A computed fold for a 522-nucleotide part of an RNA from Eunapius fragilis, annotated as small-subunit ribosomal RNA, central domain. The RNAcentral record of the full RNA draws on SILVA. It matches the Rfam family "Eukaryotic small subunit ribosomal RNA". For this family Rfam cites "The comparative RNA web (CRW) site: an online database of comparative sequence and structure information for ribosomal, intron, and other RNAs" (Cannone et al., BMC Bioinformatics, 2002).
Context: one part of a larger RNA
RNA sequence: UUGCAGUUAAAAAGCUCGUAGUUGGAUUUCGGGGCAGGAGGUCCGGUCCGCCGAAAGGCAGGUACUGGACGCCAGCCCUUUUUCUCGGAGGCCCCAUCUGCUCUUCAUUGAGUGGUAGGGGAGUUCGGGACGUUUACUUUGAAAAAUUAGAGUGUUCAAGGCAGGCCGUCGCUUGGAUACGUUAGCAUGGAAUAAUGGAAUAGGACUUCGGUUCUAUUUCGUUGGUUUCUGGGACCGAAGUAAUGAUUAAGAGGGACAGUUGGGGGCAUUCGUAUUCAAUUGUCAGAGGUGAAAUUCUCGGAUUUAUGGAAGACGAACAACUGCGAAAGCAUUUGCCAAGGAUGUUUUCAUUAAUCAAGAACGAAAGUUGGGGGUUCGAAGACGAUCAGAUACCGUCGUAGUCCCAACCAUAAACUAUGCCGACUAGGGAUCGGCGGACGUUAGCGAGUGACUCCGUCGGCACCUUAUGAGAAAUCAAAGUCUUUGGGUUCCGGGGGGAGUAUGGUCGCAAGGCUGAAACUU
Numbered sequence: 001u002u003g004c005a006g007u008u009a010a011a012a013a014g015c016u017c018g019u020a021g022u023u024g025g026a027u028u029u030c031g032g033g034g035c036a037g038g039a040g041g042u043c044c045g046g047u048c049c050g051c052c053g054a055a056a057g058g059c060a061g062g063u064a065c066u067g068g069a070c071g072c073c074a075g076c077c078c079u080u081u082u083u084c085u086c087g088g089a090g091g092c093c094c095c096a097u098c099u100g101c102u103c104u105u106c107a108u109u110g111a112g113u114g115g116u117a118g119g120g121g122a123g124u125u126c127g128g129g130a131c132g133u134u135u136a137c138u139u140u141g142a143a144a145a146a147u148u149a150g151a152g153u154g155u156u157c158a159a160g161g162c163a164g165g166c167c168g169u170c171g172c173u174u175g176g177a178u179a180c181g182u183u184a185g186c187a188u189g190g191a192a193u194a195a196u197g198g199a200a201u202a203g204g205a206c207u208u209c210g211g212u213u214c215u216a217u218u219u220c221g222u223u224g225g226u227u228u229c230u231g232g233g234a235c236c237g238a239a240g241u242a243a244u245g246a247u248u249a250a251g252a253g254g255g256a257c258a259g260u261u262g263g264g265g266g267c268a269u270u271c272g273u274a275u276u277c278a279a280u281u282g283u284c285a286g287a288g289g290u291g292a293a294a295u296u297c298u299c300g301g302a303u304u305u306a307u308g309g310a311a312g313a314c315g316a317a318c319a320a321c322u323g324c325g326a327a328a329g330c331a332u333u334u335g336c337c338a339a340g341g342a343u344g345u346u347u348u349c350a351u352u353a354a355u356c357a358a359g360a361a362c363g364a365a366a367g368u369u370g371g372g373g374g375u376u377c378g379a380a381g382a383c384g385a386u387c388a389g390a391u392a393c394c395g396u397c398g399u400a401g402u403c404c405c406a407a408c409c410a411u412a413a414a415c416u417a418u419g420c421c422g423a424c425u426a427g428g429g430a431u432c433g434g435c436g437g438a439c440g441u442u443a444g445c446g447a448g449u450g451a452c453u454c455c456g457u458c459g460g461c462a463c464c465u466u467a468u469g470a471g472a473a474a475u476c477a478a479a480g481u482c483u484u485u486g487g488g489u490u491c492c493g494g495g496g497g498g499a500g501u502a503u504g505g506u507c508g509c510a511a512g513g514c515u516g517a518a519a520c521u522u
């Protein structure tokens, strides 16, 4: 590993990117024809043998002989279908020189047969060389015993041993098996599966020719020198030969293009009421607040009314089982900037892909640092109540904060408590975005184009009904396709506490984050 789990019992990193790693679409020899061979598998006959029968004939069997059909096993050749080369051995075939014998002819003229120089061809076998893409995988084989498993055997049984058994006189005779020994290494057959390689700026293959250069065996009487031929490397050039050489275009992916779509992002701009405050104004005794009160404000006019003003927040209703975004998140108008998805496409590239240790970007709220701003709300704090007490819930104030800019922090019930990619398995009606189509309604004189209606199709957020599926159930079209267990890949859990603590490391200004035990206890 086979072979566990991860919605709620322990558990999927907050989210995305991403290197190593792991995994990775289809496609190239399929088929046809011919030739011999083995084994004795099935069936149908004939001869033969056996049985029954007087005969006709019937029954059964046999690798006894033989014929046919089907099937099995391995082999060779052809079909575009391939290793090549050198040397040796041994035969075979063809052409052919010379020649023996027999027959024949006028004639070594012809035929047959045998031997033999020389040349050519197709096999067999042995050895050397050039290498023929390289592996994984698999088959077979070679490889110490003792040990282990296991066969045989009455050590009197057994642990053991490798003995023993038969006749009892010579003597005869059997065993001392077999298996496992997984990875690596060696040899060997296979060529499915999985990798890998080749010819695209042809420095490509093969053939021939010509140069340049290196090398040196043999033969020219001998030794030495030089040169040529010849053999073998290397390099360059020319010509010729060829079906000359680029698989397809994944209900994989990337790119381009088109009209869209969205509360996606950034910057600027604009609007809205409310709140609070200040000013002016009208009126007059209360106003706030509560379960009831009080703290609080108030003839120096509170609360309230009206008028314009300022400030800083926020963006109601529309607002939804709707949209967008990787998540966090995102809602006044308009402009600018770049980006995204889906759809459409007889566009393009051609494996570019999926998931991901390390690493990186973003990351609510709270918090930290420095500026700005401070309307509202409001930790801390103060006071009033309540209460046995109240350091709370209720009320009045109120600092930090809440808002913006610059920089940190990196955590949340960051939840769908449900990783990502791919395939399949079931009905339905809505809805959002795109596209295609259709009688029709409506706007417009009409057309194009909008808004409705209907059908189809991709891609979304969800929902309803059912499980022949799953589950401990709740429930779930995924949490199904799981003991009938294997699509790919990452993370993570192993009783409760101690404990996300201690310690170490690292990051941070800090708060703290990440990594992360044990003793002990139950």
Base pairs, nucleotide, nucleotide: 004493006491007474008473012490014362016360017359021355022354023353026247031079032078033077034076035075037073038072041070042069043068044067045066046065047064048062049061050059051058052057083130084129085128086127087126088125089124092121093120094119095118098115099114100113101112102111103110134195135194136193137190138189140187141186148179149178152162153161164173165172166171205241206240207239208238209237210236211235212234214232215231216230252352253349254348255347257344258343260341261340265337266336267335268334271315272314275311276310277309279307280306282304286297287296323330324329367408368407369406370405371404372403377401381397382396383395384394419489420488421487423481424480426465427464428463431460432459433458434457435456436455437454438453440452441451442450443449469476470475495522496521497520504515505514506513507512
The coordinates come from a structure-prediction model, not an experiment, and the mean pLDDT is 81.